Background:
Small-subunit ribosomal RNA from a Halanaerobiales bacterium, 1549 nucleotides, folded computationally. The RNAcentral record of the sequence draws on ENA and SILVA. The source organism's lineage runs through Bacteria, Bacillati, Bacillota, Clostridia and Halanaerobiales.
[in-house]
RNA sequence: AUGGAGAGUUUGAUCCUGGCUCAGGACGAACGCUGGCGGCGUGCUUAACACAUGCAAGUCGAACGGUCCUCGCCGAUGAUAACCUUCGGGUUAGAAACGGAGAGAGGAUAGUGGCGGAUGGGUGAGUAACGCGUGGAGAACCUGUCCCUUAGCUUGGGAUAACCUGACGAAAGUCGGACUAAACCCAAAUAAAGUGUCCAAAGAGCAUUCUUGGGACAAAAAAGAUGGUGUAAGCCAUCACUAAGGGGUGGCUCCGCGUCGGAUUAGCUAGCUGGUGAGGUAAAGGCUCACCAGGGCGACGAUCCGUAGCUGGUCUGAGAGGACGAACAGCCACACUGGGACUGAGACACGGCCCAGACUCCUACGGGAGGCAGCAGUGGGGAAUAUUCCGCAAUGGACGAAAGUCUGACGGAGCAACGCCGCGUGAGUGAAGAAGGCCUUCGGGUCGUAAAGCGCUGUCCUCAGGGAAGAAUGGCCUUAACAGGAAAUGGUUAAGGAGGAGACGGUACCUGGGGAGGAAGCCCUGGCUAACUACGUGCCAGCAGCCGCGGUAACACGUAGAGGGCAAGCGUUGUCCGGAAUUACUGGGCGUAAAGGGUACGCAGGUGGGAGGAAAAGUCAAGUGUGAAAGGUAUCGGCUUAACCGAUACAGUGCAAUUGAAACUAUCCUUCUUGAGGGCAGGAGAGGAGAGCGGAAUUCCUGGUGUAGCGGUGGAAUGCGUAGAUAUCAGGAAGAACACCGGUGGCGAAGGCGGCUCUCUGGCCAGCAACUGACGCUGAGGUACGAAAGCUGGGGGAGCAAAUGGGAUUAGAUACCCCGGUAGUCCCAGCUGUAAACGAUGGACACUAGGUGUUGGUGGUUCGAAUCCAUCAGUGCCGGAGUUAACGCGAUAAGUGACCCGCCUGGGGAGUACGGUCGCAAGACUGAAACUCAAAGGAAUUGACGGGGGCCCGCACAAGCGGUGGAGCAUGUGGUUUAAUUCGAUGCAACGCGAAGAACCUUACCGAGACUUGACAUCCCAUGCAGUGCUAUGAAAAUAGCAGUUAGGUUUAUACCUACAUGGAGACAGGUGGUGCAUGGCUGUCGUCAGCUCGUGUCGUGAGAUGUUGGGUUAAGUCCCGCAACGAGCGCAACCCCUAUUCCUAGUUGCCAGCAUGUUAUGGUGGGGACUCUAGGAAGACAGCCGGUGAAAGCCGGAGGAAGGUGGGGAUGACGUCAAGUCCUCAUGCCCUUUAUGUUUAGGGCUACACACGUGCUACAAUGGUUGGUACAGAGGGGAGCGAAGCCGUAAGGCGAAGCAAAUCUCACAAAGCCGAUCUCAGUUCGGAUUGGAGGCUGCAACCCGCCUUCAUGAAGCUGGAAUCGCUAGUAAUCGCAGGACAGCAUACUGCGGUGAAUACGUUCCCGGGCCUUGUACACACCGCCCGUCACACCACCCGAGUUGGAUGCACCAGAAGUCACUUACGAGUGCCGAAGGUGUGGCUGAUAAGGGGGGUGAAGUCGUAACAAGGUAGCCGUACGGGAACGUGCGGCUGGAUCACCUCCUUU
Repeated sequence: AUGGAGAGUUUGAUCCUGGCUCAGGACGAACGCUGGCGGCGUGCUUAACACAUGCAAGUCGAACGGUCCUCGCCGAUGAUAACCUUCGGGUUAGAAACGGAGAGAGGAUAGUGGCGGAUGGGUGAGUAACGCGUGGAGAACCUGUCCCUUAGCUUGGGAUAACCUGACGAAAGUCGGACUAAACCCAAAUAAAGUGUCCAAAGAGCAUUCUUGGGACAAAAAAGAUGGUGUAAGCCAUCACUAAGGGGUGGCUCCGCGUCGGAUUAGCUAGCUGGUGAGGUAAAGGCUCACCAGGGCGACGAUCCGUAGCUGGUCUGAGAGGACGAACAGCCACACUGGGACUGAGACACGGCCCAGACUCCUACGGGAGGCAGCAGUGGGGAAUAUUCCGCAAUGGACGAAAGUCUGACGGAGCAACGCCGCGUGAGUGAAGAAGGCCUUCGGGUCGUAAAGCGCUGUCCUCAGGGAAGAAUGGCCUUAACAGGAAAUGGUUAAGGAGGAGACGGUACCUGGGGAGGAAGCCCUGGCUAACUACGUGCCAGCAGCCGCGGUAACACGUAGAGGGCAAGCGUUGUCCGGAAUUACUGGGCGUAAAGGGUACGCAGGUGGGAGGAAAAGUCAAGUGUGAAAGGUAUCGGCUUAACCGAUACAGUGCAAUUGAAACUAUCCUUCUUGAGGGCAGGAGAGGAGAGCGGAAUUCCUGGUGUAGCGGUGGAAUGCGUAGAUAUCAGGAAGAACACCGGUGGCGAAGGCGGCUCUCUGGCCAGCAACUGACGCUGAGGUACGAAAGCUGGGGGAGCAAAUGGGAUUAGAUACCCCGGUAGUCCCAGCUGUAAACGAUGGACACUAGGUGUUGGUGGUUCGAAUCCAUCAGUGCCGGAGUUAACGCGAUAAGUGACCCGCCUGGGGAGUACGGUCGCAAGACUGAAACUCAAAGGAAUUGACGGGGGCCCGCACAAGCGGUGGAGCAUGUGGUUUAAUUCGAUGCAACGCGAAGAACCUUACCGAGACUUGACAUCCCAUGCAGUGCUAUGAAAAUAGCAGUUAGGUUUAUACCUACAUGGAGACAGGUGGUGCAUGGCUGUCGUCAGCUCGUGUCGUGAGAUGUUGGGUUAAGUCCCGCAACGAGCGCAACCCCUAUUCCUAGUUGCCAGCAUGUUAUGGUGGGGACUCUAGGAAGACAGCCGGUGAAAGCCGGAGGAAGGUGGGGAUGACGUCAAGUCCUCAUGCCCUUUAUGUUUAGGGCUACACACGUGCUACAAUGGUUGGUACAGAGGGGAGCGAAGCCGUAAGGCGAAGCAAAUCUCACAAAGCCGAUCUCAGUUCGGAUUGGAGGCUGCAACCCGCCUUCAUGAAGCUGGAAUCGCUAGUAAUCGCAGGACAGCAUACUGCGGUGAAUACGUUCCCGGGCCUUGUACACACCGCCCGUCACACCACCCGAGUUGGAUGCACCAGAAGUCACUUACGAGUGCCGAAGGUGUGGCUGAUAAGGGGGGUGAAGUCGUAACAAGGUAGCCGUACGGGAACGUGCGGCUGGAUCACCUCCUUU
C1' cells in the first nucleotide's frame, strides 16, 4: 500500500481511425406479473395550485381590581330529634331554604399587567449574491432570559380596563358617561464606580485612536409578591426589580479566496467613483443629503440573457474526475401577491398590525371576515407518494415558586415489497427409474430421487399460558453537611424512606399443545450472454439494446416441453456515473483518417543563455489553530444474526498564522559573450519599383506577281474566294508576349518573378573578430501583403476567348469537334480577400549513421590552372537507427527533446439558417439547431473489371472451300387456338433437345363410364384352389348367370404349412401432385484451357506474400537457369484402346503362291501357311545420330526410317464457376391428396395453324438429268430373327422354304466412279411439292394419324438482303452402306467406308482464353457502382403581410399605507419618498399564419448518365457566365491523373 478485465457492429478478408450499442452500480421512483413473516428506514420530485373541518402557543391568581362557586361566621325562621314535665308546656341540639358581614379558607378566571407568540415546525418561489463555503477582521457593534461580582431598592403623584350605565350597528364591533387596582404610567431624591461631553498628564498602537489616574456637567428604581419571625416598628429567606463591571450565549457588519452556461450579449455606470461637512444606525460606509472633483468597472469577461437555494454530503469512478443536493445536520430566503412600519433584547414578524391587488366566504347591501409552503385531511394536476390515529409515559420547549397547564416538536401505532437486512415455504430415505408430459434414429432419452411410499423435525403459523426493559426525575417525609442570618422558615448538596406515573401494549420475549399441514414466482434460452428441442405461422402475425430474425424444414415470432438466472421478488421504462484514453491534468491528436491559420510584421500575454550576491513571492519542512455533528474507513461493543445503533481511532488531500531552508522559478544588484544585433572589406541572383530600347511571330492596311480554289475535319459543313482569296514579294500600322540559353538551376515571407539598358531599393551568403551585452523566441486581438476570376472610373484592344450566332455529331447534344465572336485578358487609379493559396507537413532552437548529385562562397594543396581535400549557406535523390495504421518520413524528419500559436472530436443536415461585422455588388468572415443514419472514412490485401499497358494462344481474325439467311418440304420451338392441344429444356451452354422412333398402348392431358384396403407390397381372419369355356347387357372396363374341374408338401389325421383366389377389418398402398431455391446421383459449360493448391521455412502487426514472380523455352506451371525458399499433391505428359510398319506364333468358317484334281465357271476339292487376313505376342521413335546455334533447356536443318519431333484418332475433364439442368429415369426430406391429385375402360388430344424463329432434307441444274452396261468397300445386325435359290406381280410385295445362334448362312445389288447413248440452257427430260386414282405391308385397328409401290398431276424455286455458321488433311466437300430403339414408321441420331481438295502473308483488328503489370468509389464483383432535376407521401426547419402572449428598459401621469420633516391648543393638515395602477415608446423572447424556400426520409415512378477504369472530353479547387437536370465552357491553380515517348536525377551491374 488493497488498486484499473472487456465485447458486438463499417470489409470478400485485414490493420487503423471513428461513432453507435451492450455487460456494472445507483434511485424519494413509476409500470407489468407475482406476493408468506419480521426488523430498521423512507414516502407530492408535478400546481410556491385552491382549500371544508379539527387541532398545531400559551401560561402566571405567589403582580392587580373584580366576578362566580364551596366551606366557615352572624342573624331571623325553624322541619325534625332528644331530655324534663306539673302534660299546659319548657330546655337543648338543629336539617333545608333565606338574609347579612367580611379581616376568613379553598377552587375557578373574562379584564389590567408580566413573560413567551423572533423558538420549535414547513417550503425552496426568489436569489449568480459576501447568498453559501472556507479562513480572517470588528481600535466600527448589540445581546432579554442565564452565571459571577459590587451597590441599591428612598419620597410622592396620576390615569385606565374590567364592572355599572347610555347610544349606534344585521354582524364584526364602535362611541359616550360615571367609578376603581396594581409589578400600569409619571415626577423628585440618592450617584462610589460606570456611561456621554469637555479639560489636562503618562504609556501604547498601522492610522482614526486605545489604556490608566485626576477635575467639571447630565441621566435611574415596583415602600413589589410569598413564607418565617416579632406585641409592634421592623428584620430575614426566596422570587422579582434598579445601576454598574465581567463572563457566556445568540446576533450584526466588513474583507481574502472559491462558487453554472452563453461573446450569435462588448462596452457598462449618474449617487455613478472619490473628497469635505451634516444627518441616520447598535455599528463602519453614498446608507442618505448639500457642495466640490470626474471618476469607477471591463477580454484575468464588465453589462445583458438563461438556469439554479448553498454546504456537510450522496451516487459513480482505480484514481483524477463527473453527476446530484430527497431523508439527517448547518446557513440563507420565503409565508396568498406587492408595499410599509409598529412593538420588542431580538421581527420589518407563517398561525401580529396597516394599505393596495387577486381570489373565496357572510350580509339586513350599509358593511365585514379569511390566508395549511404546521399535523391530519379534501379537490385539482400527475406515471406517482400514506391516517381527518394514540399519547405527553420518555426527550426537548413556553409559562409558573411549585403542583401543573400547553406542546400535530416529539414518542409511537396505521397504510405502501418503496428500499436495505434477516428468516421460511421442509429435511432424511426412497428405482418398479411408476403414471403422465415432451422428444425420438422407435432402440430409447428426459422431467427424475423428482413424485408416491416410509419413518422425522417444528423456524414462521395457529391455540393456550406466563410476561418485560424503556421510570430517571419532580413533588412529599426523614436525616446530615454547607452558605447566609440574631434566630427560624427557607436555599443548595448528599443519603435514606413511602406511595405513585407506560401512549406503544398484553407488544417484545419465554413455555406448552397442533400438524408438512397455510406459504414461489418472475425473466431469459441466435451472438454479445449462462441456458435447445418440437409444433404452429410463412417478409404475414410479430420480435428487436446493437448486429439483425420472419418470403414452408425459424435454436431469433407464438405455444409446449426441457434448460439457465435471480428469488418475495422478477422484469420493463426513465435518470446519473462507469465502461468512454469518446474533451485525454492524470491520459489523445492534426502528411493521406476530423484537424496547420494563404503569408509575414507585431502590442498584450506565455516562455527564455553563462557567473556571483541579496531578499524570500512561488516551492519545501516542522509544530500550531481550524476543517461542527452526522456520514466514510478500521477496531471493538449492543439488539439471537444482519440491516440498524453506540464507543474509540483515523481520514477529511483545504485554509490561516508562526518558525525555518535556499537547490530550482520569479524579483533586485553586479558581471560575461557563445544567442541576437552592429562594423569592415567582398559575392551570387527571373527579388521589387520606374523610365527607355530591341528583334522574331500574329493580324490588319497599301502595292506588285499570280489563278481557282483556300480553310477545316474522324469525315464533313458553316466560313473566305473570280468584286481575285490562299500562296508569294515589298512597304507600313497596332497591340500583346519575350523562342533558343533554361537546368528537380536562381531569388522572394507567401502570392509570385524570365528580352536588353539605366536609375532607385529590400533581403541573403561567406571572410575578419575591433563594438553592444540577452537586446531573444512565439504571438490572441491588430496591421500589411495576398494567383486567377470578378467590380467601379478612364484608356487600350493584335492574338486568344466565357456569353452568344452558325455548321456538324447524336435518339437528343443547351457539350466534346469546326467557322465566327463580345465582355475579359493589357495599362492607370481604387475595391474584393478567396484557391488542391499544397510539401495537403505552423514558427524558432538543440541533438541524432552514412552515400551521391547540383548552386553560390571561402580555405588548403599547386608556380598557376584543372583535380583532390576541408568547410559554410541553399537545393535534389537513395538509405541506417528510430518512427508510422500502413503508405512512407528519415539532419530540408513525419526521429529525440523543450517553448509559443492555430486547429480537431462520427456521417449527413451545412460551411447552410438566423444574428453581427466588412464589401458598390458578387460575396467574404464568424457560425448553429431540429431532424436523420449505423455507419462515413484512411492505408494496404486478394479477386473481378477497364472503350489501361505488355507478352502469348485458339478456324479468333485474315487466306480459302462449302453452307445458313431467299424456295418447297421435314422436324423442333415461340405464339395463337383448343375440352385438351400433358410436362420439362430458354443467350453461348433451349429449339431433329428429354423422345434410340405419340394410330391403340406409350400418355403424364381432355370429356365420358367404372372401382374404393384399391392395378401393385406386407401383416391378420374366414372360405375356397387358381383358372378355363359359354350366354346376356354394354363402347369397353365391367356386371349378372351357366357349365365344369379341385394344386403342392409334411403327416396317423377330417390337422398344419406353402402358393394362389375370393370375402372382411384396419394398419396402409398409390400419386409423371408441389418444391432441382431442401437434397443424393447424373449431366452441361468455361475447357483438354494450364492451371489449382498444400507442408515446412522466411517476410509482413495483419488480410496475405513468397514458392507459382524473373530470363529463356514449350502444346503444356513442359523443361532449364536464376532466386528465401525447399519439397509435395491434384491437373499437363506418360501409362490404356484403335490406327500406320515389320517380325514371331497359330491357321478355321478366312487365304490360294507353288503341287495335284475338278468344273462352262467359282478355293469347289485334296492339300498348303508362302501371301492377304484373322488375333495373341513382340519390335519400332528416344530429339537416339550428324551439322548449326545456345550457359542450359531447347530450337533450326539433315540423314536413316513405314512413321520425326506429343505420328493420327479415342478414352481420360484439376480446384472451382453458373442457387446452370433434371423431384417426369432413379433415390429422397418436407408439404399436399386418400370414394381421389389414386386405379381402370373406350374415345379424343399431344399431329390444331394467320404467323415468327432454329435445325435439316431436296433443289434451282450440263463438273448435270435420264438410260444401258460395268468395277471396287468397311463396319454392323440376325431366333416371336435374318431369310437364299426358284416362281408370280410393272412395282411395293406375295408364294416358297434351303441355310444360319453366324470370318461358314443371310440382310446385301454399295453409290459416286468408269464405258456408251440421249437431253442442249428452257421453269426444261431441271425441280419435285401438291392433288386424284389404283394397290401393297405392318398391326385388334391406318378416319383424325403410318410407311411403301404404280399411273396421272407437275407448285415454289434460275444460287438467295442485312447478317451469320463449319472446316487446316485422308480434313472440307461429295457418295452410298449399316445399326439402335421398333409390330409398322427416318430428311433425325450413332457408326462405317469410297472419291478427295483449296488456303494460312501474318497477329493490326473482332471474339474467347492464359501470364505479368497498372487504376478502381466494383466484391451480388461493369448485366457493377452511382449523380441531379421532376412527380408522390410524410417529417422537422427557415422566411413571411401579420395576429397574440411573456418578462423587461426608458419617459411621463397619478398616488394608498407608512417613516421622517414642518405646521398645529385639539381634531387635523402640508411636503419628500413611495406599491399596485395608467399612458407613450423601445429592444428581447415564445406561440401561431395565407403563401414561399431549401433539407431529410420513403423495395421496385420519369428524364438523362455527371463521377468511379484514360469512366469513354482525366478529375478536382477558386471564380465568372450559361443550361430541364446531373452539368458545360472561359481564366488561373493542383496531382489526390492513366498511357507512351523524351529530358534530368537516383539505384544496381